Predicted 3D model of a 77-nucleotide RNA (transfer RNA) from a Candidatus Woesearchaeota archaeon.
Its mean pLDDT, the model's own confidence on a scale to 100, is 82.
RNAcentral holds the sequence, with entries from ENA.
The source organism's lineage runs through Archaea, Nanobdellati and Candidatus Woesearchaeota.
Its Rfam family is "tRNA". Gene Ontology term of the family: triplet codon-amino acid adaptor activity.
[in-house]
RNA sequence: GAGCCGGUAGCUCAGCCUGGUAGAGCACCUGACUUUUAAUCAGGUGGUCGCGAGUUCGAAUCUCGUCCGGCUCGCCA
Repeated sequence: GAGCCGGUAGCUCAGCCUGGUAGAGCACCUGACUUUUAAUCAGGUGGUCGCGAGUUCGAAUCUCGUCCGGCUCGCCA
C1' cells in the first nucleotide's frame, strides 16, 4: 500500500443480506418472598447504533469518506 471482518446499553452480543416502533442475556435500581443475606419472581432505568456526509417520505441497515481494532496478502529492508 491492497483486501476482508468487526465497532450497537456499564459488559458480552443479536438485528444489517430484504430500509419502517432499537432488542436479548448479565449488571444496576425498585418491589414481592425470606428472621437476614443469597437465590427466585415481577417491574423499571439505561444507547448521538465509532464519526461525518449523501440517497430516501423514512437509514443501525443502502452509498461515499474517515477513525479505531483484528486478520490475510504485497513492497522495502